[in-house]
Molecule: Bacterial RNase P class A
Organism: uncultured Rhodobacteraceae bacterium
RNA sequence: GCGGAUGGCUGGGUGAUCGCGGGCGGCAACGUCCGAGGAAAGUCCGGACUCCACGAAGGCAACGGUGCCGGGUAACGCCCGGCCGGGGAAACCCGAGGGAAAGCGCCACAGAAAUGAAACCGCCACGUCUUCGGGCGCGGCAAGGGUGAAACGGUGGGGUAAGAGCCCACCGCGGGACGGGCAACCGGACCGGCACGGCAAGCCCCACCGGGAGCAAUGCCAAAUAGGGGCCUCGCGGGCGGCAACGCCCACGGGCACGCUUCGGCCCAAGACGGCCCGGGUUGGCAGCUAGAUCCGCGCGGUAACGUGCGGGCCAGAGGAAUGAUCAUCCAUGGGCAGCAAUGCCCGGGACAGAAUCCGGCUUAUAGGCCAUCCGCGCGC
Numbered sequence: 001g002c003g004g005a006u007g008g009c010u011g012g013g014u015g016a017u018c019g020c021g022g023g024c025g026g027c028a029a030c031g032u033c034c035g036a037g038g039a040a041a042g043u044c045c046g047g048a049c050u051c052c053a054c055g056a057a058g059g060c061a062a063c064g065g066u067g068c069c070g071g072g073u074a075a076c077g078c079c080c081g082g083c084c085g086g087g088g089a090a091a092c093c094c095g096a097g098g099g100a101a102a103g104c105g106c107c108a109c110a111g112a113a114a115u116g117a118a119a120c121c122g123c124c125a126c127g128u129c130u131u132c133g134g135g136c137g138c139g140g141c142a143a144g145g146g147u148g149a150a151a152c153g154g155u156g157g158g159g160u161a162a163g164a165g166c167c168c169a170c171c172g173c174g175g176g177a178c179g180g181g182c183a184a185c186c187g188g189a190c191c192g193g194c195a196c197g198g199c200a201a202g203c204c205c206c207a208c209c210g211g212g213a214g215c216a217a218u219g220c221c222a223a224a225u226a227g228g229g230g231c232c233u234c235g236c237g238g239g240c241g242g243c244a245a246c247g248c249c250c251a252c253g254g255g256c257a258c259g260c261u262u263c264g265g266c267c268c269a270a271g272a273c274g275g276c277c278c279g280g281g282u283u284g285g286c287a288g289c290u291a292g293a294u295c296c297g298c299g300c301g302g303u304a305a306c307g308u309g310c311g312g313g314c315c316a317g318a319g320g321a322a323u324g325a326u327c328a329u330c331c332a333u334g335g336g337c338a339g340c341a342a343u344g345c346c347c348g349g350g351a352c353a354g355a356a357u358c359c360g361g362c363u364u365a366u367a368g369g370c371c372a373u374c375c376g377c378g379c380g381c
Base pairs, nucleotide, nucleotide: 001377002376003375004374005373006372007371008370009369010368012330013329014328015327016326017325018324020035021034022033023032024031025030037352041363042362044361045360046359047358048357049214050213051212052211054264055263056262057261059260060259063210064209065208066207067206068082069081070080071079072078083097084095085094086093087092098205099204103203104202105199106198107197120145121144122141123140124139126137127136128135129134153171154170155169156168157167158166172194173192174191175190178187179186180185218287219286220285221284228278229277230276231275232274237250238249239248240247241246253268254267255266256265294313295312296311297310298309299308300307301306334347335346336345337344338343
């Protein structure tokens, strides 16, 4: 100097004038302070908060999610550190990373053959025929070639008629004393037959986790209507009181958050706190609403994520939805012109994009500018 990789910052500042929303002060006029993001986006995860269910046990099932080990966190499918596997020359990046001997299923086409299969081209021995090129029969082979994502281990040597783990060395595979590590795992003396593929991001099995809705949650005030109407289903037994109407109790039956269950409590005698259908009123105001698992600085602990102690700060809360417009100037950068240079002049405000209960993440989009570290190549000293 160039290329690659990882992480981070910024994505305008200042002044004036006018105009908006909120807080505070003020009777008011007005004054003063604050006023969109790194993703505010996607609505994909996890929560805080609110309500639900007659209450309790919350038990089972269904459904969904995660999936190596250790740690962090309020929690997570997130983050940190490691292990293993894959990509890369490396820095680094990616992983839907438990189980194929519980079971079922799939491997198209091509190919001889795709699980316990197989001989298309071919190699070899014997016999036979021959126009001497070869053909046929029978037997042996799977080393060579071909097909494919994948062919029942790989390379080399020995051996054989030709071959084959047939034998040997190394690798690979299975077992494995012992050692290291919290662990995932790593190393590994020694032994072994040389062999039973892949897919679970196919169903499935295993381990762990999960109630449902959501700020249009919810609470209060005001106002208004119709305490509306129709139909259906379950018990029809006994006892007590009463002149009767009727009231109470027990049993059975039906019902009361969720798919089922247990216990308690409550409702129902045709008139249900169950099921179905029709219809009416309310669309107003206030709260929820922004002080938080919050932000900044320093110290300590920790490899780190993060935790902790001390000190300091308050940074939008609209309600159809504010945060804007103009002028001047500065800074950063790009382009053009002039200049040896310093510098001067001119043009350009450009990316993705707008809060709506809030927070922790992930994912996606992003013009331009800057910083740090690491890997590699080249050159000079």